[in-house]
Parts: sequence; C1' cells; structure tokens
RNA sequence: GCCUCCAUAGCUUAGCGGUAGAGUGAUCGGCUGUUAACCGAUUGGUCCCCGGUUCGAUCCCGGGUGGAGGCG
Repeated sequence: GCCUCCAUAGCUUAGCGGUAGAGUGAUCGGCUGUUAACCGAUUGGUCCCCGGUUCGAUCCCGGGUGGAGGCG
C1' cells in the first nucleotide's frame, strides 16, 4: 500500500427497511437467624462519526475513525 471482517445497554451479544431485544451487571423488595443461592420488580442505548438513498435506515450506498485477520 491492497483485500476481508467487526463497531448496538457498564460487559457479552441478537436484531430479513417499519416504535431496538436477550443474558449478565446495578438498584429495590421477597425468602433466610445472617450471607450466598433462588424468586419478583425497577434500571438501563446519540445503534462509532459525517454525508447519501428512502415516506421511513442499526440494516442499503459513499467517505472517515478505531479494532482483528490476510496479501505484498
């Protein structure tokens, strides 16, 4: 220098163009002599950034940034 993949909640991640989900964590409560475990509720997101397409974009297109791998 070129090619491919990835970027979504604190963390790990799902999400066929139509109001963004789960697990885990955190907080509160129940249970227990207490803790843990277990049960319930609550809490959670500028979907990496800038443009474009579209009635509508996490999703499609272009360009950046960061990360991983490959080729030279």
This is a predicted structure of a 72-nucleotide RNA (transfer RNA) from a Nanobdellota archaeon. Its Rfam family is "tRNA". From the family's description: Transfer RNA (tRNA) molecules are approximately 80 nucleotides in length. Lineage of the source: Archaea > Nanobdellati > Nanobdellota.